[in-house]
RNA sequence: GCGCUCAUGGUUUAUCGGUAGAAUAGCUCCCUGUCACGGAGCAGAGCGGGGUUCGACUCCCCGUGGGCGCG
Numbered sequence: 001g002c003g004c005u006c007a008u009g010g011u012u013u014a015u016c017g018g019u020a021g022a023a024u025a026g027c028u029c030c031c032u033g034u035c036a037c038g039g040a041g042c043a044g045a046g047c048g049g050g051g052u053u054c055g056a057c058u059c060c061c062c063g064u065g066g067g068c069g070c071g
Base pairs, nucleotide, nucleotide: 001070002069003068004067005066006065007064010024011023012022013021018054026042027041028040029039030038047063048062049061050060051059
């Protein structure tokens, strides 16, 4: 230098164009003599810019960062 691939709550990870879900962690309440365990609930996320579309996390382009390969 070229190609491929990945980027989603604090962390891990689903979602093949129409409301973004789960686990874990966090917080509140219940349970207990207390803590833990357990039960109920709450809050929390689409890497940046542009394009296509009625509508984009999803498709396309550029960029940034990580990984792999080639030279």
Molecule: transfer RNA
Organism: Patescibacteria group bacterium